[in-house]
RNA sequence: GGGGCAUUAGUUCAGCUGGGAGAACGCUUGACUGGCAGUCAAGAGGUCAGCGGUUCAAGUCCGCUAUGCUCCACCA
Numbered sequence: 001g002g003g004g005c006a007u008u009a010g011u012u013c014a015g016c017u018g019g020g021a022g023a024a025c026g027c028u029u030g031a032c033u034g035g036c037a038g039u040c041a042a043g044a045g046g047u048c049a050g051c052g053g054u055u056c057a058a059g060u061c062c063g064c065u066a067u068g069c070u071c072c073a074c075c076a
Base pairs, nucleotide, nucleotide: 001072002071003070004069005068006067007066010025011024012023013022019056027043028042029041030040031039032038049065050064051063052062053061
């Protein structure tokens, strides 16, 4: 330098064919218990990496950029 993949909640990830943003763990509150732990219930938490484009509508499609992983090439 070129190719590919990934980027979504605090963490690990799902999101099928463009239309409802979700799960588990963690966190908060409540109940059970004398208390802790544990179990159950409820709740909070998101500029969907950034910018732009297409579209009535974008996490999803297109372009560029950034970061990480990986392969190839080059130099030594």
Record summary
This is a predicted structure of a 76-nucleotide RNA (transfer RNA) from Alkaliphilus peptidifermentans DSM 18978. The same sequence occurs in records of 3 taxa. Taxonomically the source falls in Alkaliphilus peptidifermentans (Bacteria, Bacillota, Clostridia, Natronincolaceae). Rfam family: tRNA. From the family's description: Transfer RNA (tRNA) molecules are approximately 80 nucleotides in length. It is annotated as a transfer RNA. The sequence is in RNAcentral, with records from ENA.